Background: The RNA shown here (transfer RNA) has 72 nucleotides and comes from a Chloroflexia bacterium. The RNAcentral record of the sequence draws on ENA. Its mean pLDDT, the model's own confidence on a scale to 100, is 83.

RNA sequence: GGUGCCGUAGCCAAGUGGUAAGGCGGCUGGCUGCAACCCGGCUAACCAGGGGUUCGACUCCCCUCGGCACCU
Numbered sequence: 001g002g003u004g005c006c007g008u009a010g011c012c013a014a015g016u017g018g019u020a021a022g023g024c025g026g027c028u029g030g031c032u033g034c035a036a037c038c039c040g041g042c043u044a045a046c047c048a049g050g051g052g053u054u055c056g057a058c059u060c061c062c063c064u065c066g067g068c069a070c071c072u
Base pairs, nucleotide, nucleotide: 001071002070003069004068005067006066007065010024011023012022018055025043026042027041028040029039030038048064049063050062051061052060
């Protein structure tokens, strides 16, 4: 220098055109003599940044940034 994959809550992670699941964590309640385990409720991502296409973009296209792998 080239090619490909990835970037989504504090962490992990699903979703691949019609306004974002789940788990861990955190807060709170139940249970318990007090806890732990277990159970209920709540909490938090405008999706790496910018532009384009579209009635509508996390999703498609382009550029940039970051990470990983391969090639030279």
It matches the Rfam family "tRNA". It is annotated as a transfer RNA.